The part of an RNA shown here (small-subunit ribosomal RNA, 3' major domain) has 476 nucleotides and comes from an uncultured bacterium. The full RNA is in RNAcentral, with records from ENA and SILVA. Its mean pLDDT, the model's own confidence on a scale to 100, is 82. It matches the Rfam family "Bacterial small subunit ribosomal RNA". Its family is annotated with structural constituent of ribosome and ribosome in the Gene Ontology.
[in-house]
Context: one part of a larger RNA
RNA sequence: UGACGGGGACCCGCACAAGCGGUGGAGCAUGUGGUUUAAUUCGACGCAACGCGAAGAACCUUACCUGGGCUAGAAUGCCCGUGACAGCCCCAGAGAUGGGGUUUCUUGGGUAAAACCAAACACGGUGCAAGGUGCUGCAUGGCUGUCGUCAGCUCGUGUCGUGAGAUGUUGGGUUAAGUCCCGCAACGAGCGCAACCCUUAUCAAUAGUUGCCAGCGGUUCGGCCGGGCACUCUGAAGGAACUGCCGGUGACAAGCCGGAGGAAGGCGGGGAUGACGUCAAGUCCUCAUGGCCCUUACGGGCUGGGCUACACACGUGCUACAAUGGCGGUGACAGUGGGAUGCGAGCGUGCGAACGCAAGCCGAUCCCCAAAAACCGUCUCAGUUCAGAUUGCACUCUGCAACUCGGGUGCAUGAAGGCGGAAUCGCUAGUAAUCGCGGAUCAGCAUGCCGCGGUGAAUACGUUCCCGGGCCUGUA
Numbered sequence: 001u002g003a004c005g006g007g008g009a010c011c012c013g014c015a016c017a018a019g020c021g022g023u024g025g026a027g028c029a030u031g032u033g034g035u036u037u038a039a040u041u042c043g044a045c046g047c048a049a050c051g052c053g054a055a056g057a058a059c060c061u062u063a064c065c066u067g068g069g070c071u072a073g074a075a076u077g078c079c080c081g082u083g084a085c086a087g088c089c090c091c092a093g094a095g096a097u098g099g100g101g102u103u104u105c106u107u108g109g110g111u112a113a114a115a116c117c118a119a120a121c122a123c124g125g126u127g128c129a130a131g132g133u134g135c136u137g138c139a140u141g142g143c144u145g146u147c148g149u150c151a152g153c154u155c156g157u158g159u160c161g162u163g164a165g166a167u168g169u170u171g172g173g174u175u176a177a178g179u180c181c182c183g184c185a186a187c188g189a190g191c192g193c194a195a196c197c198c199u200u201a202u203c204a205a206u207a208g209u210u211g212c213c214a215g216c217g218g219u220u221c222g223g224c225c226g227g228g229c230a231c232u233c234u235g236a237a238g239g240a241a242c243u244g245c246c247g248g249u250g251a252c253a254a255g256c257c258g259g260a261g262g263a264a265g266g267c268g269g270g271g272a273u274g275a276c277g278u279c280a281a282g283u284c285c286u287c288a289u290g291g292c293c294c295u296u297a298c299g300g301g302c303u304g305g306g307c308u309a310c311a312c313a314c315g316u317g318c319u320a321c322a323a324u325g326g327c328g329g330u331g332a333c334a335g336u337g338g339g340a341u342g343c344g345a346g347c348g349u350g351c352g353a354a355c356g357c358a359a360g361c362c363g364a365u366c367c368c369c370a371a372a373a374a375c376c377g378u379c380u381c382a383g384u385u386c387a388g389a390u391u392g393c394a395c396u397c398u399g400c401a402a403c404u405c406g407g408g409u410g411c412a413u414g415a416a417g418g419c420g421g422a423a424u425c426g427c428u429a430g431u432a433a434u435c436g437c438g439g440a441u442c443a444g445c446a447u448g449c450c451g452c453g454g455u456g457a458a459u460a461c462g463u464u465c466c467c468g469g470g471c472c473u474g475u476a
Base pairs, nucleotide, nucleotide: 007473008472010470011469012468013467015463016462019427020426021425022424023423026319027318028317029316030315031314032313033312034310035309042053043052064305065304067302070299077128078127079125080124081123082122083121087102088101089100090099091098092097106119107118108117109116131294132293134292135291136290140288141287142283143282144281145279147277152191153190154189155188156187157186158167159166160165171182172181173180197271198270199269200268202239203238206235207234208233211229216226217225218224242265245259246258247257248256249255321420325379326378327377328376329375337368338367339366342361343360346357347356348355349354386417391412392411393410394409395408396407397406433455434454435453436452437451438450439449
C1' cells in the first nucleotide's frame, strides 16, 4: 500500500423482510455425472459447467467405432508429357471403386484446307508444396464470461515523508453516480458516471394506391365504385421537460419535499453502451498462430453402426393432480414477423393428419391468419366427463431411405399423480402470473431459444439478521 476480521460508523442492491408464483414429490422432454459399449466423438464443472458450444445428430452433419479400399492424395498455384475427360448405358460390388460399350473434339489466332501456336478441360509424371476437429488456452492473437452499469481507476505539476508512499480522491452536506455544492496544500487533467444514439409515450406541419360515409353521389351492400386526405395509420424531418414556475426547507449553496400547468415530470419507461483491473476464468473443435507430434497415416474417400445405450444420481423445463376446472356450443377483439424449387385463398374428397384442382401475391395491396384466454350450457368432488404416460392396430407427410432413430392423425388402451421433506428460485407495474401468436435454424423434426401482443395483480413496516457491493476507520 493492499487484503482480511464471527471490530466499529455510514450507505446501496428482489440481499433480507412484506407479498405473489414456482422448483424439490409424479409422468414425460432435454442437458450432465456415472455405468455400459466395438464406439457410445470432443469441449464446458461453485456463483460465472449442466434446454451450454449445437439457431435443428435418420444418411449428410461427424470430429467416434466396424469393415472393405487410396497414397502428390478431396481442394489450389507453378513445371513437363499425353489427348480426350466428363456425360449416358451395361456388368461386378454394401458403396467407395473397378471393368466394358457408346457418342462427342471446345475457344481464339493462323490457313484455301490443314499443319502449327496459345487458352480452357481431363489424365499421368515430378518436385516445390499439401493434409491433421492430433497435443499444449499454463507459449499466444482475437473473441467472450464474471465481479458490475458497481462508482470507481489513474496522471501532470506542487507540497509532505530518509523511503515504500501520502496528499489531490479525506472532511460537512447531497445524489442513481468521484453527481453537484461548501471547506481544505493543493491546483488542474484523463479513463469511467451523465449527456450525445435507438425505441416508446404527446403534438402540429409534411406525404398520401393503408384508412374514412367523417361530408356528398352511386351501390350487385363488401371502402365495393366515383371522390377526398379530415381522422386512424405509416414514413421522414421537427417541437416539447429544463427543477423552467410557485410555496416550504436547507449554510444565502448543491439539493430535497409539496403544488400548478402538462401527453409526460424531477434519470418519464425500455435498449444499446461495460473504466483500471480480477479469476494463469473459457475457447488451439469458428478463425489465426509459436512449439511438439503423424506422413501407404493421427491424412483422404465409402458402407453400416454410434453420438438416441440404462440399475442409478443431479440441473433446466413441459404437462398435471382439477370446479378460478373439464367437455360441448356460440363466436368477437391483437401485435411482431415470414413468403418464389415459397406463402397458398377458394372448391372438392377424407372422421382426421392430409390429398386433388387451383385464384392471387416478389407482397401496408395476395397468402400464412384460426388468435387464445373471454361468453352460454352441462358435469357435482369421484382417481372422476380430472390427468394423460405406456402399449396395440390402421393410416398420413417429408425424404434415395423413417429397423436401430423423425413428425403428425384416427380408433382402442388408459399408468403415476389427491399440491409435494430438508432445502431452494424468480419477480417492485403494464412487472409477476396467465393466454395465445410469429421467427431463426430447417427437406422433415421445438416442451428449447429469440421476439410479439391479450387479460392483468399482491406487497415493501423497515435495515436487526443472511448474501453481495461501496466508503471511512483499526492493525494482533